Predicted 3D model of a 102-nucleotide RNA (SAM riboswitch aptamer (S box leader)).
The prediction has a mean pLDDT of 86.
Its Rfam family is "SAM riboswitch aptamer (S box leader)". Rfam's curators write: The SAM riboswitch is found upstream of a number of genes which code for proteins involved in methionine or cysteine biosynthesis in Gram-positive bacteria.
RNA sequence: CCCUUAUCGAGAGCGGCGGAGGGACAGGCCCUGUGAUGCCCGGCAACCUGUGGCGAAAGCUGUAAGGUGCCAAUUCCUGCGGUGAAAACCGAAAGAUGAGGC
Numbered sequence: 001c002c003c004u005u006a007u008c009g010a011g012a013g014c015g016g017c018g019g020a021g022g023g024a025c026a027g028g029c030c031c032u033g034u035g036a037u038g039c040c041c042g043g044c045a046a047c048c049u050g051u052g053g054c055g056a057a058a059g060c061u062g063u064a065a066g067g068u069g070c071c072a073a074u075u076c077c078u079g080c081g082g083u084g085a086a087a088a089c090c091g092a093a094a095g096a097u098g099a100g101g102c
Stems, first nucleotide, its partner, number of pairs: 002101007013041001015040003021031003025079004042071003047067003050063005075094001080091004
């Protein structure tokens, strides 16, 4: 890189450094010197490992030590298809993350 699979409407700082960009892509619409991206600290969550309780099992419910992940807006919205007069709704695709696999 590619394949499989699960999840993506909840949650997370008025801290330090540092200085201009950022929200995958495109179009929108936004965030940003009242300081973005980034790094550190802090936090959230519970996918994997570890671990407690219940259970025959499936499973349910905890914990948070280790490995990831995440901490504006539903994955910010739309991008393809369906229903619909419209608003909207549903499903894909794409993307992100985990766990396997080649």